Predicted 3D model of a 71-nucleotide RNA (transfer RNA) from a Gammaproteobacteria bacterium. NCBI's taxonomy places the organism under Bacteria, Pseudomonadati, Pseudomonadota, Gammaproteobacteria. The sequence is in RNAcentral, with records from ENA. Rfam family: tRNA. Rfam links the family to the GO term triplet codon-amino acid adaptor activity. About the family: Transfer RNA (tRNA) molecules are approximately 80 nucleotides in length. The coordinates come from a structure-prediction model, not an experiment, and the mean pLDDT is 81.
[in-house]
RNA sequence: GGAUGCUUAGUACAACGGCAGUACGCUCGGCUGUAGACCGACAAAUAUUGGUUCGAAUCCAGUAGCAUCCA
Numbered sequence: 001g002g003a004u005g006c007u008u009a010g011u012a013c014a015a016c017g018g019c020a021g022u023a024c025g026c027u028c029g030g031c032u033g034u035a036g037a038c039c040g041a042c043a044a045a046u047a048u049u050g051g052u053u054c055g056a057a058u059c060c061a062g063u064a065g066c067a068u069c070c071a
Base pairs, nucleotide, nucleotide: 001070002069003068004067005066006065007064010024011023012022013021018054027041028040029039030038047063048062049061050060051059
């Protein structure tokens, strides 16, 4: 330099173009003499900029980052 793939909550992952969810974790509450376990609840995310569409995490293009392969 070229090709291909990936990027969603703190972490690991889901989501047919139509309400962004699950588990663990954090926080709060219950239970307990205290803590743990257990039970209940809240908060928290689509890398970024445009485009297509009635509607985009999803399709298209650019940018950024990461990985693999070729040179």